[in-house]
């Protein structure tokens, strides 16, 4: 230098054939208990690595860049 993969709540991730982003763990509150743990119910938290483009509409398609991992010379 070129090629491939990944980047989504605090963490691990689903969604990636375009149609207003779900889950598990964790956090907070309540119930339950003599108290704790466990269990149950509820709530908050992400607009998708950054920027631009296409489109009525983009996490998803296209371009550039950044980060991490791998491969080739």
């Nucleotide at each position: 230098g070129c090629c491939c993969u990944a980047g989504u709540g605090g963490c691990u991730u689903a969604g990636c054939c375009g149609g207003u982003a779900g889950a598990g763990c964790g956090a907070u509150g309540c119930c339950u208990u003599g108290g704790u743990a466990a269990g149950g119910c509820a709530u908050a938290g992400g607009c998708c690595g950054g920027g631009g483009g296409u489109u009525c509409g983009a996490a998803u398609c296209c371009c550039c860049c950044c980060u991490a991992g791998g491969g080739c010379u």
Predicted 3D model of a 73-nucleotide RNA (transfer RNA) from Methanobacterium sp.
NCBI's taxonomy places the organism under Archaea, Methanobacteriati, Methanobacteria, Methanobacteriaceae, Methanobacterium.
Model confidence (mean pLDDT): 81 of 100.
Rfam family: tRNA. Rfam links the family to the GO term triplet codon-amino acid adaptor activity. The family's RNA type in Rfam is transfer RNA.
RNAcentral records the identical sequence in 6 taxa.